[in-house]
Notes
Predicted 3D model of an 83-nucleotide RNA (transfer RNA) from an Erysipelotrichaceae bacterium. Its Rfam family is "tRNA". By type it is a transfer RNA. Its mean pLDDT, the model's own confidence on a scale to 100, is 81.
RNA sequence: GGGGAUGUGGCGGAACGGUAGACGCGAGGGACUUAAAAUCCCUUGGCAGCAAUGUCGUGAGGGUUCAAGUCCCUCCAUCCCCA
Numbered sequence: 001g002g003g004g005a006u007g008u009g010g011c012g013g014a015a016c017g018g019u020a021g022a023c024g025c026g027a028g029g030g031a032c033u034u035a036a037a038a039u040c041c042c043u044u045g046g047c048a049g050c051a052a053u054g055u056c057g058u059g060a061g062g063g064u065u066c067a068a069g070u071c072c073c074u075c076c077a078u079c080c081c082c083a
Stems, first nucleotide, its partner, number of pairs: 001082007010025003018066001026044006045056004059075005
């Protein structure tokens, strides 16, 4: 230099163009226990707010569409192959 793959909460990882984050791990709270472990139940994206609630969020920017994590373009990062 050429080609390809991937990028989503704290982590792994789902999601046919139609409620973004299922499920698991981790974390917090509770039950059980003399106490623990194990097990079970509930909660768990960020920011602002006492709260109600508001707002933002799929690597970045743009496009298509009534509607984009998903389709198209450019760029960035990581990995693989070729030279």